[in-house]
Context: one part of a larger RNA
Molecule: small-subunit ribosomal RNA, 3' major domain
Organism: metagenome
RNA sequence: UGACGGGGGCCCGCACAAGCGGUGGAGUAUGUGGUUUAAUUCGAAACAACGCGCAGAACCUUACCUGGCCUUAACAUCCCAAGACAACCUCAGAAACGAGGCUUUCCCUUCGGGGACUUGGUGAUAGGUGCUGCCUGGCUGUCGUCAGCUCGUGUCGUAAGAUGUUGGGUUAAGUCCCGCAACGAGCGCAACCCUUGUCUUUAGUUGCUACCAUUAAGUUGAGCACUCUAGAGAGACUGCCGGUGUUAAACCGGAGGAAGGCGGGGAUGACGUCAAGUCCUCAUGGCCCUUACGGCCAGGGCUACACACGUACUACAAUGGCAGAAACAGACCGUCGCUAAACCGUAAGGUGGAGCUAAUCGGUAAAACACUGUCUCAGUCCGGAUUGAAGCCUGCAACUCGACUUCAUGAAGCUGGAAUCGCUAGUAAUCGCAGAUCAGCAAGCUGCGGUGAAUACGUUCCCGGGCCUUGUACA
Repeated sequence: UGACGGGGGCCCGCACAAGCGGUGGAGUAUGUGGUUUAAUUCGAAACAACGCGCAGAACCUUACCUGGCCUUAACAUCCCAAGACAACCUCAGAAACGAGGCUUUCCCUUCGGGGACUUGGUGAUAGGUGCUGCCUGGCUGUCGUCAGCUCGUGUCGUAAGAUGUUGGGUUAAGUCCCGCAACGAGCGCAACCCUUGUCUUUAGUUGCUACCAUUAAGUUGAGCACUCUAGAGAGACUGCCGGUGUUAAACCGGAGGAAGGCGGGGAUGACGUCAAGUCCUCAUGGCCCUUACGGCCAGGGCUACACACGUACUACAAUGGCAGAAACAGACCGUCGCUAAACCGUAAGGUGGAGCUAAUCGGUAAAACACUGUCUCAGUCCGGAUUGAAGCCUGCAACUCGACUUCAUGAAGCUGGAAUCGCUAGUAAUCGCAGAUCAGCAAGCUGCGGUGAAUACGUUCCCGGGCCUUGUACA
């Protein structure tokens, strides 16, 4: 100087407390461990691994296994020789690969040749998701959006170092003020960026409709007031008033205001820590393989199942289930696409093909809610697992191993032990919608809106963190 303390002081955080809802019990989905297996590819491991890499394993993917094949190779560059290449047909085969047939004769040219492509040959080389993340780059997690981390000069100390950065106030903040052997500065904080909340203005179609007509309908004429869209501005600064305070910084209350003291949300992550994670995104040193640890193909596996754990979904019901009829979103996507009306089918879906390169057309039905009827506390008209049958769609192909529909079947489950998690407001809880991936496949993920709470006395205690101080046989 740090680190540590079941030392002290001050302060903060859904850290506790106060509340609301869960997990832990059931069934299923999914990931992991374990076991099994020819293989169940590999990685991730307290927080910070476990719906994680995977924004989507039937083939492909695929890295694994079994079998069949190739050896300058699937891919790149160089050299030599020959030739357009390709397509199509037949045979054998699981395919890869192979045999045969048919057809064809590339572009430029100074006619010497050159270029692209294919085949054969030669070796230099290729190739490796093989090892090492404890050789590394890059990227990422975490402490933590915590308020810290440092430097120059000066001063003090023999020196390590100290001072500044401590102290008194204050703040979300090393934020600001005052003081001070310090005076300044840098990286962080804040602000500048995006979005949302109010107003003005510009613009008025594909959007909108107050007035006048018109219609089944903003449908059409008309209009651009309003809504909205998307550009430019305004607006919030402790600016104003009162009080407290050291005349300061600031805090408390108030006015006005759409918004008030950081208005809400996002992006943004200092010096560093964990030899944290990743050699399987990529790049790369070293080591290793080179008729194989490389390459091609078919089938299988990654989907196994006594069991254990994590994360979710659905429930156990009446604040509910079912039936009927009727409302109200936002965001996003669409031409190899979204697909309307109409018709067929109980339905999944099929036929159909209008319109739309989209404020025009389509996906699009929002659902919970509200209304009417019914069920009346029961393993039930709760719950839907499992299984049987019949279908439908995608796709060469749904056996291993897809989703969906209908009929039948109707398991566990009556609110969950010890323990444990999230959340402070348009939040929790609850309800649906969209998108990426994607032929098909979502209970996952990422977004979007609808309905919309309770509680916070307080900081004694648990956990984590910041500053000062103290002890130390630790570095």